[in-house]
């Protein structure tokens, strides 16, 4: 520090005892035991091996609530349409709200 890829998938059990979802706001979760160890199981396909090739999975990682849980900067569009339909200032506009793109921030793998 570059690159990829991030709406799929995939949990029982011991043991511990309280927060935990990385950060900030916000939702969730957790004394019916979360997180976290450690054991087994799996899910997946990044390396690696094997194969012409689709693909396979004995290896190294990695993961196994919720979309990276959502937002978070920025730009575009959008006023009766599915739900909310407000706020200021003014006759058209911000501002909030939704929608799409792009970042930025993580986090995984290879280099």
């Nucleotide at each position: 520090c570059u690159u990829a890829u991030c709406a799929c998938g995939a949990g029982u059990g011991a043991c511990c005892g309280a927060g935990g979802g990385a950060c900030g706001g916000g939702c969730c979760u957790g004394a019916u035991g979360a997180c976290g160890u450690c054991a087994c199981g799996g899910c997946a396909a990044c390396c690696g091996g094997c194969g012409a090739a689709a693909g396979c999975u004995u290896g190294g990682u990695g993961c196994c609530a919720a979309a990276u849980c959502c937002c978070g900067c920025a730009g575009c569009g959008c006023g009766u349409g599915c739900a909310c339909a407000c706020c200021c200032c003014u006759u058209g506009g911000g501002g909030a709200g939704c929608g799409c793109u792009g970042g930025c921030a993580g986090a995984u793998a290879a280099g």